[in-house]
RNA sequence: CGGAAAAAAGGCACACCCGCCGCGAGGCGGGGCCGCAAAGCCAGGGGUCUCUCGAAGACCGCCCAGCUGCCAAAG
Numbered sequence: 001c002g003g004a005a006a007a008a009a010g011g012c013a014c015a016c017c018c019g020c021c022g023c024g025a026g027g028c029g030g031g032g033c034c035g036c037a038a039a040g041c042c043a044g045g046g047g048u049c050u051c052u053c054g055a056a057g058a059c060c061g062c063c064c065a066g067c068u069g070c071c072a073a074a075g
Base pairs, nucleotide, nucleotide: 001075011036012035016031017030018029019028020027021026034061040067041066044064045063046062047059048058049057050056
C1' cells in the first nucleotide's frame, strides 16, 4: 500500500406505539429493537407502491451500479 474473517471500540434501528407533516405511498421526532460488515450517502438502471393519473410522486432494511467509512489477516 492492501484489505477477508474473528475479536475489540462503536454505529444503525424491522415490526409496533405516540406526536407532527402529507390526498396518499410515505417522511420527521421520541420510544422500541427484528435484524444489518456498509441497514452510511446516492433515485442512475430495474422493481414495488401512491395519487390530483401528469414528462407527477414514494421506497436504498428489494436488487444492481456509483461515492465514502472503523479495526483488521493473507499478499
A computed fold for a 75-nucleotide RNA from a Thermoleophilaceae bacterium, annotated as c-di-GMP-I-GGC riboswitch aptamer. The coordinates come from a structure-prediction model, not an experiment, and the mean pLDDT is 84. Of the family's consensus pairs, 95% are formed in the model.